[in-house]
RNA sequence: GGGCGGUUAGCUCAGUUGGAUAGAGUACAGGCCUCCGAAGCCUGGGGUCGUGCGUUCGAAUCGCAUACCGCCCG
Numbered sequence: 001g002g003g004c005g006g007u008u009a010g011c012u013c014a015g016u017u018g019g020a021u022a023g024a025g026u027a028c029a030g031g032c033c034u035c036c037g038a039a040g041c042c043u044g045g046g047g048u049c050g051u052g053c054g055u056u057c058g059a060a061u062c063g064c065a066u067a068c069c070g071c072c073c074g
Stems, first nucleotide, its partner, number of pairs: 001073007010026004019057001028044005050066005
């Protein structure tokens, strides 16, 4: 230098063929329970979907550029 894959909540990850309020587990906070905790149950907060531009009525999803990480080729 070229190719491929990845980037979504603090962490690990889903997200179909572009559509309806962007989700799960875990962590965190509160409540119930308990003599107090743990466990269990319930509720809640937390996201510019790496960044920018574009296509579209509509983009996490498509296109272009770019940043970072991993693998391969030279």